[in-house]
RNA sequence: GCCGCUUUAGCUCAGUCGGUAGAGCACUUGCUUCGUAAGCAGGGGGUCUCCGGUUCAAGUCCGGAAAGCGGCU
Numbered sequence: 001g002c003c004g005c006u007u008u009a010g011c012u013c014a015g016u017c018g019g020u021a022g023a024g025c026a027c028u029u030g031c032u033u034c035g036u037a038a039g040c041a042g043g044g045g046g047u048c049u050c051c052g053g054u055u056c057a058a059g060u061c062c063g064g065a066a067a068g069c070g071g072c073u
Base pairs, nucleotide, nucleotide: 001072002071003070004069005068006067007066010025011024012023013022019056027043028042029041030040031039049065050064051063052062053061
């Protein structure tokens, strides 16, 4: 230098044919217990890496940039 993949909650990851974002764990409140753990019922937390474009509408489609991983030279 070229090619491919990845980037979504604190972490690990879903997200279909574009229709207004979820799960598990973690955190937190309550119940239960003499107390802790476990269990049960709730709650908070996201400008979907960034900048543009298309569209009535973009995590999703298109272009560019950045970061990470791998391959080739």